[in-house]
RNA sequence: GCACUCACCAAGGGGAGCCCCGACAGGGGGCUGAGAAACUGCCGCGCAGUGACCCUUUGAACCUGAUCCAGUUCAUACUGGCGUAGGGACGGUGCGAACGCGGAUU
Numbered sequence: 001g002c003a004c005u006c007a008c009c010a011a012g013g014g015g016a017g018c019c020c021c022g023a024c025a026g027g028g029g030g031c032u033g034a035g036a037a038a039c040u041g042c043c044g045c046g047c048a049g050u051g052a053c054c055c056u057u058u059g060a061a062c063c064u065g066a067u068c069c070a071g072u073u074c075a076u077a078c079u080g081g082c083g084u085a086g087g088g089a090c091g092g093u094g095c096g097a098a099c100g101c102g103g104a105u106u
Stems, first nucleotide, its partner, number of pairs: 001101002006094004011056004017031005038050005062087003068081004
């Protein structure tokens, strides 16, 4: 400085990438991120269920466009664009400037 901010309950929605090594083993290490598969099953190495995490209309959680465009990076990530685009899960209780969130300074 900001204002449905925050907490809880219930229900629901969602994703799992990049790099390196390698005896090539669903092996090991590293990066970003809230989360990058922890557990179980099937077994086709990817699916399903559960967990963790994030998000739930004041909705960029996540999906589509998209094998997108520019900068940057080994690459992902990141920044900007696309984007006033198209979709996307809409119950309740409590608190009220305290918590919370953002910025600056030390």